[in-house]
RNA sequence: UCAGCCGGCUGGAUGACCGCUGCCGGGCUUUGCCCGAGUGGAGGAAAGUCCGGGCUCCAGGGAAACACGGCGCCGGAUAAUGUCCGGCGAGGGCGACCUCAGGGAAAGUGCCACAGAAAGCAAACCGCUCUGCACCAGCAGAGUAAGGGUGAAAGGGUGCGGUAAGAGCGCACCGCGCGUCUGGUGACAGGCGCGGCAGGGUAAACCCCGCCGGGAGCAAAACCGAAUAGGGAUGGCGCGUCCACCGCCGGAGACGGUAGUGGACAGGCGCGUUUCCACGCCGCUAUCCGGGUUGGUUGCUAGAGGCGUCCAGCAAUGGGCGUCCCAGAUGAAUGGUCAUCGCGGAGCUUCGGCUCCGUACAGAACCCGGCUUACAGGCCGGCUGACAAU
RNA sequence: GCCGCCUUAGCUCAGUUGGUUAGAGCGCUUGAUUGUGGAUCAAGAGGUCCUCCGUUCGAUUCGGAGAGGUGGUACCA
Numbered sequence: 001u002c003a004g005c006c007g008g009c010u011g012g013a014u015g016a017c018c019g020c021u022g023c024c025g026g027g028c029u030u031u032g033c034c035c036g037a038g039u040g041g042a043g044g045a046a047a048g049u050c051c052g053g054g055c056u057c058c059a060g061g062g063a064a065a066c067a068c069g070g071c072g073c074c075g076g077a078u079a080a081u082g083u084c085c086g087g088c089g090a091g092g093g094c095g096a097c098c099u100c101a102g103g104g105a106a107a108g109u110g111c112c113a114c115a116g117a118a119a120g121c122a123a124a125c126c127g128c129u130c131u132g133c134a135c136c137a138g139c140a141g142a143g144u145a146a147g148g149g150u151g152a153a154a155g156g157g158u159g160c161g162g163u164a165a166g167a168g169c170g171c172a173c174c175g176c177g178c179g180u181c182u183g184g185u186g187a188c189a190g191g192c193g194c195g196g197c198a199g200g201g202u203a204a205a206c207c208c209c210g211c212c213g214g215g216a217g218c219a220a221a222a223c224c225g226a227a228u229a230g231g232g233a234u235g236g237c238g239c240g241u242c243c244a245c246c247g248c249c250g251g252a253g254a255c256g257g258u259a260g261u262g263g264a265c266a267g268g269c270g271c272g273u274u275u276c277c278a279c280g281c282c283g284c285u286a287u288c289c290g291g292g293u294u295g296g297u298u299g300c301u302a303g304a305g306g307c308g309u310c311c312a313g314c315a316a317u318g319g320g321c322g323u324c325c326c327a328g329a330u331g332a333a334u335g336g337u338c339a340u341c342g343c344g345g346a347g348c349u350u351c352g353g354c355u356c357c358g359u360a361c362a363g364a365a366c367c368c369g370g371c372u373u374a375c376a377g378g379c380c381g382g383c384u385g386a387c388a389a390u
Numbered sequence: 391g392c393c394g395c396c397u398u399a400g401c402u403c404a405g406u407u408g409g410u411u412a413g414a415g416c417g418c419u420u421g422a423u424u425g426u427g428g429a430u431c432a433a434g435a436g437g438u439c440c441u442c443c444g445u446u447c448g449a450u451u452c453g454g455a456g457a458g459g460u461g462g463u464a465c466c467a
Base pairs, nucleotide, nucleotide: 001386002385003384004383005382006381007380008379009378010377012341013340014339015338016337017336018335020041021040022039023038024036025035026034027033028032043361047372048371050370051369052368053367054366055217056216057215058214061277062276063275064274065273066272068213069212070211071210072209073087074086075085076084077083088102089100090099091098092097103208104207108206109205110202111201112200125148126147127144128143129142130141131140132139133138156174157173158172159171160170161169175197176195177194178193179192180191181190182189183188221298222297223296224295231289232288233287234286235285236284237283240265241264242263243262244261245260247258248257249256250255267282268281269280270279291466292465293464305324306323307322308321309320310319311318312317342359343358344357345356346355347354348353391463392462393461394460395459396458397457400416401415402414403413409447418434419433420432421431422430440456441455442454443453444452
């Protein structure tokens, strides 16, 4: 100098005028308006709503099993996570470095189209070898997975020996499996011994193993005010038994029928299903139609908060101290115009400048931690390779 | 704001436990029939299976991310 890898930061500035909104202060004809040189007023993603929590309500509580959903190398961090950090293994790159839904295919089931001789307790199409017949071409039988061909995939790879030709048939190395030892918290790594090799892929197919998970969501939920109605239809489950009291009807009476109240048991319901313990209610529950209001307050912003510094840790992160308060709207504020400058591009140029255009992605809606996606540009740090010079 | 569902030919929809060439109706084109048109008959064209990445030998189908469309959701009683 060129090419590249990784990490982090930033996301226009100033002024004037006119507005919007929260708070504070003041005033008034006091529940709403006015005034103020008062003060605060979008983001790194506020977005997608993909994960994880807080918070609120519902399920009154506890336990077990099943179902359903999610996650999946190891260790750590965290309120929690599918996130992050540090490792391990596999793959890619000369390298910096990057990627991995990365448990189990030796519990079982399913699938592997077409092609191919054979596709799952392997298989002989061509070829090779031997034997028999023929003794020219060839035919039959047996052996053979080294070679050819098919396929995504053909039952270890390379070399030497061996053989009729071959073959883990034998041997060496590599791979694989089993056992054992050492190191490591562990994933795993290394060593030694044994085994000629058995058991192809697919679990983002069912499944198995381990772990996690109750449901809904601030339009949750609570309160005040106003107004209508004090309803209707359909479906599911239940409406049972006994005792006591009281009433009505029938009967001359014994008694029978029926309604109500109380109690006991049973039954039903209690937010995936079932069972059990204990508890609550007596009708429970689902869908739809019809009626009314379309106001206000709380939730609502001080928080797993920001900034600075020190300590522990490789790091994620945690802890201590100091300091700061930093949006809270509700048809929904956070804006508009002008001027000057910055940045980028184009044109002109007397190289002093001038003119024009552009200035991204996008905008809070209960709040946090992540992920993902979009983004004009600009800045900083670390590292790798090649070439050249010293 | 929150919660669900869908995307296949011009339109409305099927479909595939992942496999050889993805179909149906309407519409469109051509031809026949007719004096002409319609109807009818015959033949044909027409597909980024919303997009990208992955799993797999192989994806419209399975998984993830994104884009577009659509529906529901207030309170009182």
Two RNAs folded together computationally: RNase P RNA and transfer RNA, 467 nucleotides in total. The prediction has a mean pLDDT of 77. Rfam match: Bacterial RNase P class A. It is annotated as a ribozyme.